[in-house]
RNA sequence: GUAGCUCAGUUGGUAGAGCGCCUCCAUGGCAUGGAGGAGGCCAGGGGUUCAAUUCCCCUCAGCUCCA
Numbered sequence: 001g002u003a004g005c006u007c008a009g010u011u012g013g014u015a016g017a018g019c020g021c022c023u024c025c026a027u028g029g030c031a032u033g034g035a036g037g038a039g040g041c042c043a044g045g046g047g048u049u050c051a052a053u054u055c056c057c058c059u060c061a062g063c064u065c066c067a
Stems, first nucleotide, its partner, number of pairs: 001060001004019004013050001021037006043059005
């Protein structure tokens, strides 16, 4: 290492923001603004637990530092 991108998610209780995308409204049209929506098996596997994005172990990938 979490949405297409950039990132949140504290004492474990079925996940959000900004940008982007789609639809609608406002305009003669664009830009812009407003409203709504889609999109995530939270890298993979195992363990602990009633319950894991969160705790523990291993693996994979990327980055940084030392030798």

A computed fold for a 67-nucleotide RNA from an Actinomycetota bacterium, annotated as transfer RNA. Rfam family: tRNA. Rfam describes the family as follows. Transfer RNA (tRNA) molecules are approximately 80 nucleotides in length. Their secondary structure includes four short double-helical elements and three loops (D, anti-codon, and T loops). NCBI's taxonomy places the organism under Bacteria, Bacillati, Actinomycetota. Its mean pLDDT, the model's own confidence on a scale to 100, is 82.